[in-house]
RNA sequence: GCAGGGCCACCGCCCAAUCGCCGUGAGGCGAGCCGGGGAACCAAUGUUCCUCACCACUGGGGUGAAUCCGCGCGAGCGGUAGGGAUCGCUUCCGUCCCGAACCCGUCAGCUAACCCGGUCGGCGGAUAACCGGAAGGAACU
Numbered sequence: 001g002c003a004g005g006g007c008c009a010c011c012g013c014c015c016a017a018u019c020g021c022c023g024u025g026a027g028g029c030g031a032g033c034c035g036g037g038g039a040a041c042c043a044a045u046g047u048u049c050c051u052c053a054c055c056a057c058u059g060g061g062g063u064g065a066a067u068c069c070g071c072g073c074g075a076g077c078g079g080u081a082g083g084g085a086u087c088g089c090u091u092c093c094g095u096c097c098c099g100a101a102c103c104c105g106u107c108a109g110c111u112a113a114c115c116c117g118g119u120c121g122g123c124g125g126a127u128a129a130c131c132g133g134a135a136g137g138a139a140c141u
Base pairs, nucleotide, nucleotide: 009127010125011124012123013122014121018031019030020029021028022027032119033118034117035116036115037114042109059107060104061103062102063101068079069078070077071076082098083097084096085095086094089136090135091134092133093132
């Protein structure tokens, strides 16, 4: 000097997931944000039983961008509705990515009042440089 790794601080990103107060702590309270249940009206048109034939048997619902199509025995591959970043504003162009996972438990359309919950987790960094381009706006001088 370079590369990689770890810790702390700071900054940034996804997400609702941040902030304040109390407490030695575990934890608790609140604000903000987020999710669910829940009238009228509207929407929906079914549910149960019986008979015949055939087939299937994994009903329905929720959070989320994460749906759907084709190929493949499969792992997976290609795309796609949709979503994120691109240094701190917005939009456009370009570029790079994601396009999962989980939960309720036979039950829920919307839904005022009302009721019940969540506030986790996962990443990156150029550390003093201006980090793709354009337009606009705002603020400051």